This is a predicted structure of a 74-nucleotide RNA (transfer RNA) from a Candidatus Dojkabacteria bacterium. Rfam family: tRNA. It is annotated as a transfer RNA.

RNA sequence: GGGCUCAUAGCUCAAUUGGCUAGAGCGUCCCCGUCGCAUGGGGAAGGUUGCGGGUUCGAGUCCCGCUGAGUCCA
Numbered sequence: 001g002g003g004c005u006c007a008u009a010g011c012u013c014a015a016u017u018g019g020c021u022a023g024a025g026c027g028u029c030c031c032c033g034u035c036g037c038a039u040g041g042g043g044a045a046g047g048u049u050g051c052g053g054g055u056u057c058g059a060g061u062c063c064c065g066c067u068g069a070g071u072c073c074a
Stems, first nucleotide, its partner, number of pairs: 001073007010026004019057001028044005050066005
């Protein structure tokens, strides 16, 4: 320098080949419960989907550029 894959909540990951409020587990907070803690049950908060544009009635999903990570070739 070039090819490929990836980037979504604090962490690990979903999202059915573009469709209505982007979800789950863990973690955090609150409540129940206990003398108290843990386990357990219930609930809540938490996201500019890496950044900037484009296509479309509609984009996490498609297209372009950039940044970063992994991997292969030279």